[in-house]
Molecule: SAM riboswitch aptamer (S box leader)
Organism: Candidatus Lloydiibacteriota
């Protein structure tokens, strides 16, 4: 980089340094941001995909270690008078392949 599965409901920092203009994947809207955002290290936290332990199994506990912290709103089709629903597309994460 590509392919398939899962999942994207909730939850978890006003922490300490560092840097210095954007940032939330895109567009539109909207917010964050020199009272320092994003980002990057470090402790802490959160959930549990790989993982570990029990079971044949469906599950269940667990968190030492590998990541991860996950759509701001709509975007494309349907239902609906409206408010909303459902679905799908993209986008991110993880496991397997390659």
């Nucleotide at each position: 980089g590509c392919u398939u599965u899962a999942u994207c409901c909730a939850g978890a920092g006003u922490g300490u340094g560092g840097c210095g203009a954007g940032a939330g994947a895109c567009u539109g809207g909207c917010u964050c941001a020199a009272c320092g955002a994003c980002c990057c290290a470090c402790c802490g936290g959160c959930a549990a995909c790989c993982c570990u332990c029990a079971g044949c199994a469906g599950u269940g506990a667990g968190a030492a270690g590998g990541u991860g912290c996950c759509u701001c709103c709509a975007g494309c089709c349907c239902c609906g008078a409206c408010a909303g629903g459902g679905g799908a597309a993209a986008g991110a994460u993880a496991a397997c392949g390659u």